[in-house]
RNA sequence: AGAGUCAGCCGGGUGGUCGCGGGCGCGGCAGCCGCCGCGUGCGAGGAAAGUCCGGACUCCACAGGGCAGGGAGCUGGGUAACGCCCAGGCGGGGCGACCCGACGGAAAGUGCCACAGAAAGGGAAACCGCCCGCCGGUGCUACAACGCAUGCGGUGCCGGCAGGCAAGGGUGAAAAGGUGGGGUAAGAGCCCACCAGCGGUCUGGUGACAGGCCGGCUAGGUAAACCCCUCCCGGAGCAAGGCCAAAUAGGAGCCGAUGCUGUGGCCCGCAGCGCUCGAGGCUCGGGUAGGCCGCUAGAGGCCGCCGGCAACGGCGGUCCCAGAUGGAUGACCACCGCCCGGUGCCAACCGGGCACAGGAUCCGGCUUACAGGCUGGCUCUCUCC
Numbered sequence: 001a002g003a004g005u006c007a008g009c010c011g012g013g014u015g016g017u018c019g020c021g022g023g024c025g026c027g028g029c030a031g032c033c034g035c036c037g038c039g040u041g042c043g044a045g046g047a048a049a050g051u052c053c054g055g056a057c058u059c060c061a062c063a064g065g066g067c068a069g070g071g072a073g074c075u076g077g078g079u080a081a082c083g084c085c086c087a088g089g090c091g092g093g094g095c096g097a098c099c100c101g102a103c104g105g106a107a108a109g110u111g112c113c114a115c116a117g118a119a120a121g122g123g124a125a126a127c128c129g130c131c132c133g134c135c136g137g138u139g140c141u142a143c144a145a146c147g148c149a150u151g152c153g154g155u156g157c158c159g160g161c162a163g164g165c166a167a168g169g170g171u172g173a174a175a176a177g178g179u180g181g182g183g184u185a186a187g188a189g190c191c192c193a194c195c196a197g198c199g200g201u202c203u204g205g206u207g208a209c210a211g212g213c214c215g216g217c218u219a220g221g222u223a224a225a226c227c228c229c230u231c232c233c234g235g236a237g238c239a240a241g242g243c244c245a246a247a248u249a250g251g252a253g254c255c256g257a258u259g260c261u262g263u264g265g266c267c268c269g270c271a272g273c274g275c276u277c278g279a280g281g282c283u284c285g286g287g288u289a290g291g292c293c294g295c296u297a298g299a300g301g302c303c304g305c306c307g308g309c310a311a312c313g314g315c316g317g318u319c320c321c322a323g324a325u326g327g328a329u330g331a332c333c334a335c336c337g338c339c340c341g342g343u344g345c346c347a348a349c350c351g352g353g354c355a356c357a358g359g360a361u362c363c364g365g366c367u368u369a370c371a372g373g374c375u376g377g378c379u380c381u382c383u384c385c
Base pairs, nucleotide, nucleotide: 001381002380003379004378005377006376007375008374009373010372012336013335014334015333016332017331018330020043021042023040024039025038026037027036028035029034045356049367050366052365053364054363055362056361057237058236059235060234069233070232071231072230073229074088075087076086077085078084089103090101091100092099093098104228105227109226110225111222112221113220127169128168129165130164131163133161134160135159136158137157138156139155140154141153177195178194179193180192181191182190196218198215199214200213201212202211203210204209241293242292243291244290251284252283253282254281255280258279259273260272261271262270263269300319301318302317303316304315305314306313307312337354338353339352340351341350342349343348
């Protein structure tokens, strides 16, 4: 210098003006609820998002045990809890830093293993092949003495019968350990060495596991198939839940003709109805509209020290940091930063823009989106001194 990897962080900045939503203080108006003005301080995020996990909180349910159902699943630790985090083990990838992991059990049982193949699990099976024996055919082959003949025997080939084998070939993702040697008629853990795996044992480790020794020689894969084992799990969710509480219409209780209709402009009067079938009034109660609480001080932020490899924990100090509900958080100005376009020889000037996105009970995680940028550790390659 280039390429890469991991971790942490920023997410336009500063000042001003106006506006919006809450808090507090003061003042004014108002009988009260409140309303208005001024001042002061605060006012989105690293993901506020998806609502995928885990909790706090609230209401309902609940003796205890079991079944069913759902979930988690290497080990140890952290935590309020988790499917999260940290550290470690094992497996896989990368030259490496480092990354990835649905990572309990296949010697409890059941199922499945397409196509191909003889055979897909029974320690079975044998397509080509290898080999011993027997039978048949056929070729070759001789010792003694020439020739001829035969061919006991031997041997090669072909065919058949009855066996042995699982080396080699072939099929397949996978064929009953692998490689090498001995051995054999041919072969084979049949025997041996090493390796893998299994069982036992010793050592180290809390453990997952690792290493050593011994043994008998061998056990296919699949649990993201059923299943087995261990552990966890009641339901609904702030529209939870609680309080205050109209108008109208129901309900209950009490009082009860003070009522209604007609005549009539209205009153008196008159007539009819109503008064056990109750006009009307008062009180109570439930619910609705509406309002208030829940509601934001918290598993809280920052700094320091201590314990721990770390996640995290302990102690001390310090700070207060949104609470809206037809739902505030915006606009403009000045200077600066970055990006894009244009002008320009440069300096510079002009115009535009500033990623993803945005609270709604709160908190811990995960996942997803994100222009541009900063810092640190580490790795590989090349070059120079």
Notes
A computed fold for a 385-nucleotide RNA from a Candidatus Geothermincolales bacterium, annotated as Bacterial RNase P class A. Its Rfam family is "Bacterial RNase P class A". Rfam classes the family as a ribozyme. It is recorded under the gene name rnpB. The sequence is in RNAcentral, with records from ENA. The prediction has a mean pLDDT of 78.